Record summary: Transfer RNA from Candidatus Nitrosotalea okcheonensis, 77 nucleotides, folded computationally. The sequence is in RNAcentral, with records from ENA. Its Rfam family is "tRNA".

[in-house]
RNA sequence: GCCUCGAUAGCUCAGCCUGGUAGAGCGAACGCCUCGUAAGCGUUAGGCCGCGGGAUCGAAUCCCGUUCGAGGCUCUA
Repeated sequence: GCCUCGAUAGCUCAGCCUGGUAGAGCGAACGCCUCGUAAGCGUUAGGCCGCGGGAUCGAAUCCCGUUCGAGGCUCUA
C1' cells in the first nucleotide's frame, strides 16, 4: 500500500443479501410469589444503528468518503 470481516440497548449478539414504525438473551427498576432471601413468573425503562455525505417517498440495510478494531496479502536489493 491492497483485500476481507466487524462497529446496533449497560454487556453478548441478531436484523443488512431482498429498504417500509429497531429486536433477543443477560443485566437494571418495579410488582407477584415467600415468614424472609434466592429461584421462578410478570411489567417497565433503556439504542434512532462508529462518523460525514449522496441517491430514494422512505436507509441499520444501497452508493461514496472516513475513524477505530480483527485477519490476510504484497512490497526489498
The prediction has a mean pLDDT of 81.